The RNA shown here (SAM riboswitch aptamer (S box leader)) has 113 nucleotides and comes from Halalkalibacterium halodurans C-125. Its mean pLDDT, the model's own confidence on a scale to 100, is 81.
RNA sequence: CUCUUAUCAUGAGAGGUGGAGGGACUGGCCCGAUGAAGCCCAGCAACCGCCAAGCAGCAAAUCGCUUGGAAAAGGUGCUAAUUCCUGCAAAGCGAUGCUUUGAGAGAUGAGAG
Numbered sequence: 001c002u003c004u005u006a007u008c009a010u011g012a013g014a015g016g017u018g019g020a021g022g023g024a025c026u027g028g029c030c031c032g033a034u035g036a037a038g039c040c041c042a043g044c045a046a047c048c049g050c051c052a053a054g055c056a057g058c059a060a061a062u063c064g065c066u067u068g069g070a071a072a073a074g075g076u077g078c079u080a081a082u083u084c085c086u087g088c089a090a091a092g093c094g095a096u097g098c099u100u101u102g103a104g105a106g107a108u109g110a111g112a113g
Base pairs, nucleotide, nucleotide: 001113002112003111004110005109006108007107008106013041015040016039017038021031022030023029025087027085028084042079043078044077047075048074050069051068052067053066054065055064083105088102089101090100091099092098093097
């Protein structure tokens, strides 16, 4: 970097450092010296992993699937605004816009190349 798959309306700091930017991209709209990004600490969550039970296979399991649990310890992730809204398509409507649904794009995890 590409492919597959799951999730994306919850939750989480008035700390230290740092100094001007940040919210992927488009168009908006926002956040920011009452201090941005980054880093450290703290926290949230529970994807992998861990524990228990169940199911399938002739059987067993260090394998697969489902459900539940803990988070003290491991691998990631996350901690303004619904993935801040939007970008394509369809449907509906009191219709040069609004609402809903789906797709696309993106983010994160896991697996594969």